[in-house]
RNA sequence: UCUGAAAAAAAGCAAACCCGAGGAGACUCGGGGACGCAAAGCCACAGAUCCGAAACGGAUGGCUGGGUUGCCGGA
Numbered sequence: 001u002c003u004g005a006a007a008a009a010a011a012g013c014a015a016a017c018c019c020g021a022g023g024a025g026a027c028u029c030g031g032g033g034a035c036g037c038a039a040a041g042c043c044a045c046a047g048a049u050c051c052g053a054a055a056c057g058g059a060u061g062g063c064u065g066g067g068u069u070g071c072c073g074g075a
Stems, first nucleotide, its partner, number of pairs: 001075004012037002017032006035062001041068003045065003048060004
């Protein structure tokens, strides 16, 4: 640098639900809790879905694509 997501090893994250807080809401944060995850790390660029009366507004990266970084193995 490219490549694999097999085993093993070292880790990591945290669905639903419950409690507290924030928000008009989608939803988010903290604690508990684990359905699962080879990026379930990060980014709202494109699509999609959701909130909003609407907006050149907002939310979702654990919806799809894309960008970027990382552990282990192989070349």
Molecule: c-di-GMP-I riboswitch aptamer
Organism: Candidatus Bipolaricaulota bacterium